[in-house]
Description: The prediction has a mean pLDDT of 86. Small-subunit ribosomal RNA, 5' domain from a metagenome, 527 nucleotides, folded computationally.
Context: one part of a larger RNA
RNA sequence: CGCUGGCGGCAGGCCUAACACAUGCAAGUCGAGCGAGAAAGCCUUCGGGUGAGUAGAGCGGCGGACGGGUGAGUAAGGCGUGGGAAUCUGCCUGGUAGUGGGGGACAACCGUUGGAAACGACGGCUAAUACCGCAUACGCUCCUAUCUUAUAAUGAGAGAGGAGGAAAGGGGGGGAUCUUCGGACCUCGCGCUAUCAGAUGAGCCCACGUUAGAUUAGCUAGAUGGUAGGGUAAAGGCCUACCAUGGCGACGAUCUAUAGCUGGUCUGAGAGGAUGAUCAGCCACACUGGAACUGAGACACGGUCCAGACUCCUACGGGAGGCAGCGGUGGGGAAUAUUGGGCAAUGGGCGCAAGCCUGACCCAGCCAUGCCGCGUGUGUGAAGAAGGCUCUAGGGUUGUAAAGCACUUUAAGUGGGGAGGAAAAGUUACUAGUUAAUAGCUGGGAGCUGUGACGUUACCCACAGAAUAAGCACCGGCUAACUCCGUGCCAGCAGCCGCGGUAAUACGGAGGGUGCAAGCGUUAAUC
Numbered sequence: 001c002g003c004u005g006g007c008g009g010c011a012g013g014c015c016u017a018a019c020a021c022a023u024g025c026a027a028g029u030c031g032a033g034c035g036a037g038a039a040a041g042c043c044u045u046c047g048g049g050u051g052a053g054u055a056g057a058g059c060g061g062c063g064g065a066c067g068g069g070u071g072a073g074u075a076a077g078g079c080g081u082g083g084g085a086a087u088c089u090g091c092c093u094g095g096u097a098g099u100g101g102g103g104g105a106c107a108a109c110c111g112u113u114g115g116a117a118a119c120g121a122c123g124g125c126u127a128a129u130a131c132c133g134c135a136u137a138c139g140c141u142c143c144u145a146u147c148u149u150a151u152a153a154u155g156a157g158a159g160a161g162g163a164g165g166a167a168a169g170g171g172g173g174g175g176a177u178c179u180u181c182g183g184a185c186c187u188c189g190c191g192c193u194a195u196c197a198g199a200u201g202a203g204c205c206c207a208c209g210u211u212a213g214a215u216u217a218g219c220u221a222g223a224u225g226g227u228a229g230g231g232u233a234a235a236g237g238c239c240u241a242c243c244a245u246g247g248c249g250a251c252g253a254u255c256u257a258u259a260g261c262u263g264g265u266c267u268g269a270g271a272g273g274a275u276g277a278u279c280a281g282c283c284a285c286a287c288u289g290g291a292a293c294u295g296a297g298a299c300a301c302g303g304u305c306c307a308g309a310c311u312c313c314u315a316c317g318g319g320a321g322g323c324a325g326c327g328g329u330g331g332g333g334a335a336u337a338u339u340g341g342g343c344a345a346u347g348g349g350c351g352c353a354a355g356c357c358u359g360a361c362c363c364a365g366c367c368a369u370g371c372c373g374c375g376u377g378u379g380u381g382a383a384g385a386a387g388g389c390u391c392u393a394g395g396g397u398u399g400u401a402a403a404g405c406a407c408u409u410u411a412a413g414u415g416g417g418g419a420g421g422a423a424a425a426g427u428u429a430c431u432a433g434u435u436a437a438u439a440g441c442u443g444g445g446a447g448c449u450g451u452g453a454c455g456u457u458a459c460c461c462a463c464a465g466a467a468u469a470a471g472c473a474c475c476g477g478c479u480a481a482c483u484c485c486g487u488g489c490c491a492g493c494a495g496c497c498g499c500g501g502u503a504a505u506a507c508g509g510a511g512g513g514u515g516c517a518a519g520c521g522u523u524a525a526u527c
Stems, first nucleotide, its partner, number of pairs: 001521003006374006012367002014332001019330003024326002028062003033059002041050003069285003078210007087202002092198008100134001102132002109124006140164004146158004169190001171188004177184002211257003218248003223245008260282004264275004287308005310321004338364001340363003346360001347358004377407004387398004411468001413463005421454001426448003430444005471516005476497003482511005492499002
């Protein structure tokens, strides 16, 4: 692709244009860090009240570096295996020591004002776990007298003394004491600072392996090494100055072409050959090219800036955008799905928590795309019926096949019942720890309550009736399966050999048969 098509389970589903994308969603969260704070609606005695200290916005913290996609680039800053030393590491775990006392701002807000918009400008007010000094320093960093130890050498360790550098609060509960009645104070969690370890993650170096071409034979100037300095978390020409002239190459450098790599997958008795979909690990990329900022981590898919191409808006001054996230559209193509449901589970972010977010994920939808299972009835039934085909006209065959009779009811259908995926959270007392405390908080077991998208779930029962369910290719040899008619080297078949020119088992039809079967053939590819 052609013909055909009943059900279910489990998987898979743009290999082409890394082509362009309408629209929706895919990264937020925290009021237990902070100040501020509506409106609609409803009521009204028209003053106001309520809505409500709710929503939304802002400052601040953590997360947007994970998760998800794609394979363009990359033949080696990659990957695989095995080693290594000169490093960093938010959150997490364990330990040690702290958390004192001050200051000035900027948003939000208010006022004025620019602009079509995007977005601003100026003036004024204000808070903080935002920002900045000061104090203190067990560890820490730097300098150093000195000591110990090892080496061929650089070193390693200890170190009196000196110098330098931190912090932030918020919440729950409460018996004494004090109180300006706010609280102080005590206590328990959560935070914050410094540091030592761990764990995890990451950066770096080395060896070996890693496609083809010699119709590519020479390549190289930061190039190869040294000294000094800079830079980095860190070794290093990583960068700079100076000095030397090295370094690589027929064991294939350089160049060109192709390509993400691996665990694996397919095939094969194996050795191998081919391949890199799904799943998992690593790498690279995010409209194209470049760059840095922030940060523990990025040179950052849904961040910023610059340039370019493209698309869109515009009041022509100027602006906006990036599906190789999930769906979806156009296009390309032989060819690949729904603009679905849910956070119930698992996992992730934030939060003390309740919870919020999550196109990750779990599910459903579409597709015979693959694998597997089941069904389309079972038994009986010779007058070997009728019909078809064939014949030597007797018969043979279709064929127990059908009809008839007796049964069954899987699956589909209808109606009932009905697990598991659910652990939590909440609440009630009890108990252990902490504590001055029977508060509070944390842990433990117990009782109660209670959370399911899938879902008309799986599964079970009942009901009715053989009822709703078989095709496709082939039949000359290879290769299982044969006759008749038509045609007459025509029409046609064909994987190879080859069939067809008047008796074609090879073309076309029919009857019969063979092989597979919800598939069967064909085409393409690989072993």